[in-house]
RNA sequence: UCCUGUCUUCGGGGCAGGGUGAGGGGAUAGAAAUUGUCCCCAAUUCCCGACCGGUGGUGAUGCCCCCAUGGGGGACGAGCCCAACAGCCUCAACAGCCGAUCCGGUGUGAAUCCGGAGCCGCCCGUAAAGUCGGAUUGGGCGAAGACAGAA
Numbered sequence: 001u002c003c004u005g006u007c008u009u010c011g012g013g014g015c016a017g018g019g020u021g022a023g024g025g026g027a028u029a030g031a032a033a034u035u036g037u038c039c040c041c042a043a044u045u046c047c048c049g050a051c052c053g054g055u056g057g058u059g060a061u062g063c064c065c066c067c068a069u070g071g072g073g074g075a076c077g078a079g080c081c082c083a084a085c086a087g088c089c090u091c092a093a094c095a096g097c098c099g100a101u102c103c104g105g106u107g108u109g110a111a112u113c114c115g116g117a118g119c120c121g122c123c124c125g126u127a128a129a130g131u132c133g134g135a136u137u138g139g140g141c142g143a144a145g146a147c148a149g150a151a
Base pairs, nucleotide, nucleotide: 001151003149004148005147006146007145008144009143010142017048018047019046023041024040025039026038027037028036029035050131051130052121053120055083056082057081063074064073065072066071067070079119080118087097088096101117102116103115104114105113123134124133125132
C1' cells in the first nucleotide's frame, strides 16, 4: 500500500414577495332557506415568482507544487454522462421498473469548463406539495477511523 473480517463515529438542501379563495367565522336584510349583500380568517400544495441539488465514478484545458521543456504529483470540479442506495413491485427475496439538456464559445479532445436558454424531483396526509407534516430517534449506499488477520 492493497485485500478480508469485526467494531466505532459521521453522513441533505430548499417558497422571499405578490395574487386567487376551496373552506370556516362574523355582521346585516329576510317568515325562512342549501338565500342576498358586506367584512374577517384562510394554500410554503393552485397562479406569478422564489429557492434547493446528498453518495461513488469520469472529469481534457486552466490553477498550485516538483523535476526541467517534456514528464510526475496535488487541490477544485456534473441534479439532468455512468453507477449505487433509497423508491415501485412482492408475504419476503430474485428478476423487472426506476426523473431531467440542449445551443454557442474555447480547445486535438468537454453531455463535466465558460456563456445562454431549458428541464427534473418517491410514498402517505392535507386545498392538488422537490421545499410543510408524517413514515424517519428509521433504512441505506457511502466517508473517516480503530483493531485483528493475510499478501
Molecule: FMN riboswitch aptamer (RFN element)